[in-house]
Context: one part of a larger RNA
Formats: sequence, structure tokens, C1' cells
RNA sequence: UGACGGGGGCCCGCACAAGCGGUGGAGUAUGUGGUUUAAUUCGACGCAACGCGCAGAACCUUACCCGGUCUUGACAUCCUUGGAAUCCCUUAGAAAUUUGGGAGUGCCCUUCGGGGCCCAGGUGACAGGUGCUGCAUGGCUGUCGUCAGCUCGUGUCGUGAGAUGUUGGGUUAAGUCCCGCAACGAGCGCAACCCCUACUGUUAGUUGCCAGCACAUGAUGGUGGGCACUCUAACGGGACUGCCGGUGUCAAACCGGAGGAAGGUGGGGAUGACGUCAAGUCCUCAUGGCCCUUAUGACCGGGGCUACACACGUACUACAAUGGCGAUUACAGAGCGCCGCGAACCCGCGAGGGGAAGCCAAUCGCAUAAAAAUCGCCUCAGUUCGGAUUGGAGUCUCCAACUCGACUCCAUGAAGUCGGAAUCGCUAGUAAUCGCGGAUCAGCAUGCCGCGGUGAAUACGUCCCGGGCCUUGCA
Repeated sequence: UGACGGGGGCCCGCACAAGCGGUGGAGUAUGUGGUUUAAUUCGACGCAACGCGCAGAACCUUACCCGGUCUUGACAUCCUUGGAAUCCCUUAGAAAUUUGGGAGUGCCCUUCGGGGCCCAGGUGACAGGUGCUGCAUGGCUGUCGUCAGCUCGUGUCGUGAGAUGUUGGGUUAAGUCCCGCAACGAGCGCAACCCCUACUGUUAGUUGCCAGCACAUGAUGGUGGGCACUCUAACGGGACUGCCGGUGUCAAACCGGAGGAAGGUGGGGAUGACGUCAAGUCCUCAUGGCCCUUAUGACCGGGGCUACACACGUACUACAAUGGCGAUUACAGAGCGCCGCGAACCCGCGAGGGGAAGCCAAUCGCAUAAAAAUCGCCUCAGUUCGGAUUGGAGUCUCCAACUCGACUCCAUGAAGUCGGAAUCGCUAGUAAUCGCGGAUCAGCAUGCCGCGGUGAAUACGUCCCGGGCCUUGCA
């Protein structure tokens, strides 16, 4: 100087408490351990691994296993020989690959010899490696932590390590600001500048509006007409402790109030200091070293990553009456669409099929939002709860759903009656609950990323946990 203490003081944080809903029990989905296996590819392991890399494992992906094959190679550059490329038929084969035949003779440059584009053969230089080392590395990322800290120059003090500044008194979300002070200044952080959202003005009107007029209709902005309103999207305004009162050290600031759509950082996002964990990644990429080179490279068929006595994590669905079922009837936002979204209409109980209008989309479509509301049935039961499992019949995508897809219909109806010890999230448009969209994608979502609808309860306080500052003790 730091680190540590079941030392002290001060202060924060869904850290506890107060409260609401869960997990831990059940079934299923998914990841992991373990076991099994020819292989069940590899990585990730307290927080900070375990719905993680995977924003899509039937083939492909694919890195693993078995079998069949290749050796200048699936891919790059150079040399050389031949030929346009390309397309079609055909033999063997599971395919990779291979046998024979046919059509075809191009484009650009040219000194008319040839060269280039493209394909095939040969030779060797070389290619190739998701092989090892993240403890050789770059880059990127997680974490402490959006915590308020981390430092420097000059000066001063100290033999020196170092101290001071950065401590102290107040204050703040904040090393935020004020006052004081052997310090005076400065940098990276904080804040602000950026984006969304809440109010409003201007500009603009192929969305919106009978607002005011007219036409048409069973009905609808459907039409004429119009930008008032809603909205859209560009530029502005608006909030600054600015105003008033009180407290305070005449300060910073705090408390209350007015006005205001909004009040003391309005709400949310982006933004992550010096560093820590030899944290993670050589399977994104890049790269040193080492290793393989008729194989640790490459191609193909099939299998595996989907196994299953078990154990754990994360979710979904439930155990019901604040509910289930039937009928009727409202109200979103944000997205996506031409190898696409696909309306009306017809067929089918349904998944879906036929059909084809419109739309490169504020214009058409996906697209009925659901919970809610109204009426009716059920009356506390393993049930009209719950839906696993299994049998049968189908639909769709795809070369192909056996291993191993999703969905539909009929039948079947399991466990489950609110969950031990323990443990998690959340302080407001939040939790809880309800549906909708998107990426990936031929197909496949209970995961992920977004969107809106309905919409709570509680916080006396600081014992626990973690963190910040000062101080103290020991090694």
C1' cells in the first nucleotide's frame, strides 16, 4: 500500500422485511450429469455451465460410427497436353463413381503462330485438417457493475515504500455539488449531448372524416368533394429547482406549494472507467508452435447426435366453480409478404383441398385478437376438472416422415385434489394474467426476440447477503 476480520461508524441495492405469484410434488417439453452404445460428435461447470453455442439434427446440416470409394485431391496459384462450354440417351452400382453413344462447335483479343474465358487428363511445387495447445495469442464476449470509482502533471511532506490531492463538515442517484483544507489543476468514468415514449405548434395530405354538403346502396369513406379532427413523419416549442413559502452556514441542497400534459434524473433504451477471474472461445474468424499427408484430408450410402434403471436445471399444462363447456357479441399494437402473402366463392366434421381476384403493399393479403361482456348448462365428483398414453383413420411439407416431422378427426382416458427441507422473480402500467407477430425455416417452437389487452398488493424498518466510503486490529 492493499486484502481480510463471526472489529467499529456512515450509506446504498427486490439484500432482508412487508406483499403478490411461482419452483421443489404430477404429466409432458427441453438442456445437462450418469449409464448404455459401433457412434450416441464437440464445447460450456458456483454466482457468471445446464430452452447455453443451436435464430430450426428426417437426407443435407455433421464435425461422430459402419460400409463402399479417391489420392495434385471437394477448394487456390503456377507449368504442360487435349478439347468450347453445355445438353440428351445408355451399361454396372445403394450412391459416390463408371461404360458406350449422340447433339453441339461458342465469346473476346490476335503479329494469324497463338493467347484468354470454360472443361478434362498429366507432372510436381503444393492444397486440405471442426487434429492438439484459449496456460503461446489477436479479436470478440461474460462477470464484479451502470457499482462510483480509477488515475495523472506540478507542488508539498517522507531516507524510502509512499502520502497529500481523492481525507474532513454538509448534500446527491453519482469523486453530484457547496464549504473548508498544502495543495493547485487535469484525464478516464458520473451527468448531459443520441433514440423511443408522454403534451403541443408549424409544414404536408391517394390513411382518416358525413365533422359540413351531395350521390349511390340491403350495408360500408363505396363515390364526388374537403384536410377540420384522428393519424402519419419532418422540423420546432415545452421542465430549468425557473417561480412562491419554509429549513439550511449568507452555500450546495432538501421539504411543501402554485402553474402545467409532464416536477425535481418524467418513464424506457443505447452507452459498461482503471482493472479482476491464466473466466469463455484455436468448432465463427484470424494466428505462433506441434501433429496427420493413398490420411487425422476428400466423396457417397446407411446409422448416430432423438438411446434410458436413474439424478439435476429451465419451462409448459394442470389439479378446477374468480372455473369448464355451448351460443351470441365487442375492443389492439407491432410486424411480415413476389421462389411470397393469398381474399371472395365451392368441397370437407376438421387438418386441409379446389379456386383464383388483389397486392412489390398507410391502398391487397396474413388477420376472426384472446382474456373481457351477455345468456344458458354443469353443482364439488378424480367430475362436463385434467389431458398424458395407446388404438384406428387422415392432412400437409419434402427425392424420402421406419429409425425420427407437425397437424386433424374418432376412440382411449393416466398421474394430478396446490406440493417436505429448501428456493426464485417482481416496487407500477410493474407483478400476475390474456392473446398477436417476427427471426431461423421446404416442413417443424411449451424456446428466443418483440407487441399490445386487462391490471393489483406491499415497503414499519435495516437483523441477514452483496457493494461503496472512513477508521481500527493481526498476519
RNAcentral holds the full RNA, with entries from ENA. Predicted 3D model of a 475-nucleotide part of an RNA (small-subunit ribosomal RNA, 3' major domain) from an uncultured bacterium.